Description
SAM riboswitch aptamer (S box leader) from Psychrobacillus sp. NEAU-3TGS, 114 nucleotides, folded computationally. Rfam family: SAM riboswitch aptamer (S box leader). About the family: The SAM riboswitch is found upstream of a number of genes which code for proteins involved in methionine or cysteine biosynthesis in Gram-positive bacteria. The organism belongs to Psychrobacillus, within Bacteria.
[in-house]
């Protein structure tokens, strides 16, 4: 960098360094000198592993479910994954939009696999 599967409207700082950006990309829309990125620290979660409890398989090695706590390994700490981009289906205007609904795309993020 591929691929599989998982997950997403919940949640989390008036800190401290730093100085102009940022919200992946398209249109939007939006955040920012009343401090943007990054960085540290604090928070938040609970995808992994270990750990405790129940339950329940069983070849006695353990497995599997549910829940519990969090000191490891990420991860996260504006707006729903900020909308939104392809498809369909209702409905409402009409020559192509607008609105909900659902589904896939993309993209994050963890877990395995090359």
């Nucleotide at each position: 960098c591929u691929c599989u599967c998982a997950u997403g409207a919940a949640g989390a700082g008036u800190a401290g360094c730093a100085g102009a950006g940022g919200g992946a990309c398209u249109g939007g829309c939006c955040c920012g000198u009343u401090g943007a990125a990054g960085c540290u620290c604090g928070g938040c979660a609970a995808c992994c592993a270990a750990c405790c409890a129940u339950a329940u398989g069983u070849u006695u090695a353990u497995g599997u479910a549910u829940g519990g706590a969090a000191a490891g390994g990420u991860g996260c700490u504006a707006a729903a994954u900020c909308c939104u981009g392809c498809a369909a289906a209702a409905c409402g205007a009409u020559a192509u939009c607008g609105u909900u609904u659902u589904g896939a795309a993309a993209a994050a993020u963890g877990a395995g696999a090359g």